[in-house]
RNA sequence: CGAGAAACUUGGGGCGGAGUGAAAUUCUCCACCGGCGGUUAAAGUCCGCGAGCAAUUUUUUGCAUGACUUGGUGAAAUUCCGAGACCGACGGUUAAAGUCCGGAUGAAAAAGUUUGGCG
Repeated sequence: CGAGAAACUUGGGGCGGAGUGAAAUUCUCCACCGGCGGUUAAAGUCCGCGAGCAAUUUUUUGCAUGACUUGGUGAAAUUCCGAGACCGACGGUUAAAGUCCGGAUGAAAAAGUUUGGCG
């Protein structure tokens, strides 16, 4: 230095103001939030992964899985700056949910540290 093993630690954010109404953090107007790895330059909307549901030989298989344009700079940017947009699992809830309640003090992509060996 490289590939791998074990242990430990870490590993998701956001409804504020107003309106209508019997009732809405769910509708309307303005607002707020954005996991992980990659990508010659930095990403919610480029490529992939995780989280969901079902089955199950208990590790896998299947299903489902959203969204961006433009101008500028530059060698290079749907990633930066300007402008204008868009998206957001499932169940519940006296009124329809990215933000409330719930599965979840869960799980996981992954990140870090340590230990002992191998090349």